The RNA shown here (transfer RNA) has 71 nucleotides and comes from a Deltaproteobacteria bacterium. Taxonomically the source falls in Myxococcia (Bacteria, Pseudomonadati, Myxococcota). Model confidence (mean pLDDT): 83 of 100.

[in-house]
RNA sequence: GGGCUCGUAUUCCAACGGGAGGAUGCGGCUUUCGCAUAGCUGCGAUACGGGUUCGAUUCCCGUCGAGUCCA
Numbered sequence: 001g002g003g004c005u006c007g008u009a010u011u012c013c014a015a016c017g018g019g020a021g022g023a024u025g026c027g028g029c030u031u032u033c034g035c036a037u038a039g040c041u042g043c044g045a046u047a048c049g050g051g052u053u054c055g056a057u058u059c060c061c062g063u064c065g066a067g068u069c070c071a
Stems, first nucleotide, its partner, number of pairs: 001070007011023003018054001026042005047063005
């Protein structure tokens, strides 16, 4: 320098173009003499900028970043 894959919550992952969900973590409540476990509940995210579309996490382009392969 070129090709490919990827970027979603504290972390690990989902998500037919039409309600962004699960686990984990954190806060609260119940349970216990107390801790732990367990149950209930709450908070919390689509890398950035454009385009297509009635509608974009999803499709297209560019930038940035990560991984991998080739030279």